[in-house]
This is a predicted structure of a 125-nucleotide RNA (SAM riboswitch aptamer (S box leader)) from Robiginitomaculum sp. The organism belongs to Robiginitomaculum, within Bacteria. It was read from a public genome assembly, where an Rfam model found it.
């Protein structure tokens, strides 16, 4: 790097250190010397995986063990702690506003919606 599933509308910063950049990518639009990234200690948050209860379903003579679903919990592995993934990228529209109009349609802007593409996790190969 490459593929599979599931989530992505919530939620949680303090200090040292460093000394200009950060937010993937573009284009907006933030954020940042009242101190960017990076690093280093502390803290916090969620509950993907782990572990433990609890069912139901299968195998099994039984202890069991597998798969689903759920619970609370957090001192295991991971993650995260401005802004919905900050917004839009390619469609798609029943609806709301404006516009144009040959009244037949066409645009845009707004909202919903599917993808893509990231991001975290658990598997594969």
């Nucleotide at each position: 790097a490459c593929u599979u599933c599931a989530u992505c509308a919530a939620g949680a910063c303090c200090a040292g250190u460093g000394g200009a950049g950060g937010g993937a990518u573009a284009g907006g639009c933030c954020c940042u010397u009242u101190g960017a990234a990076g690093c280093u200690g502390g803290a916090g948050c969620a509950a993907c995986c782990g572990a433990c209860g609890a069912a139901a379903u299968g195998u099994g003579a039984a202890g069991a063990c597998a798969u689903u679903u759920u619970g609370g919990a957090a001192a295991g592995g991971u993650g995260c702690u401005a802004a919905g993934u900050c917004c839009u990228a390619c469609g798609g529209u029943a609806g709301g506003c404006c516009a144009u109009u040959u009244c037949a349609u066409u645009g845009g802007c707004c909202g919903c919606u599917g993808a893509c593409a990231g991001a975290u996790g658990a598997g594969g190969a």